[in-house]
C1' cells in the first nucleotide's frame, strides 16, 4: 500500500427488493409462594459508528471518515 467482511438497546444478535426500529438475556415492576429460586405478565430502555449526498422518504443507495477482524503485497 490494495481488497473483502463488521459496527443497531447494558450484552448476544435479527431487520433485504428504501415505507412505523424488534427478539432474547440482564435489571426493573408484579402475579405466585411462609420467604427465596423457578414459573408466568408487564413496563422501560436506541439521536441504528461519525460527517455529507441521493430521495417525498434512509438502519437499509452512494462518498469520505473512525474503531474491529481476514486475505494478499
Nucleotide at each position: 500500500c490494495c481488497g473483502c467482511c463488521c459496527a443497531u438497546a447494558g450484552c448476544u444478535c435479527a431487520g433485504u427488493u428504501g415505507g412505523c426500529a424488534g427478539a432474547g438475556c440482564a435489571g426493573c415492576g408484579g402475579u405466585c409462594u411462609c420467604u427465596u429460586a423457578a414459573a408466568c405478565c408487564g413496563a422501560c430502555g436506541g439521536u441504528c459508528g461519525a460527517a455529507g449526498g441521493u430521495u417525498c422518504g434512509a438502519a437499509u443507495c452512494c462518498u469520505u471518515c473512525u474503531g474491529g477482524g481476514c486475505g494478499g503485497a
The RNA shown here (transfer RNA) has 73 nucleotides and comes from a Candidatus Wolfebacteria bacterium. The coordinates come from a structure-prediction model, not an experiment, and the mean pLDDT is 81. Rfam family: tRNA. Rfam describes the family as follows. Transfer RNA (tRNA) molecules are approximately 80 nucleotides in length. Gene Ontology term of the family: triplet codon-amino acid adaptor activity.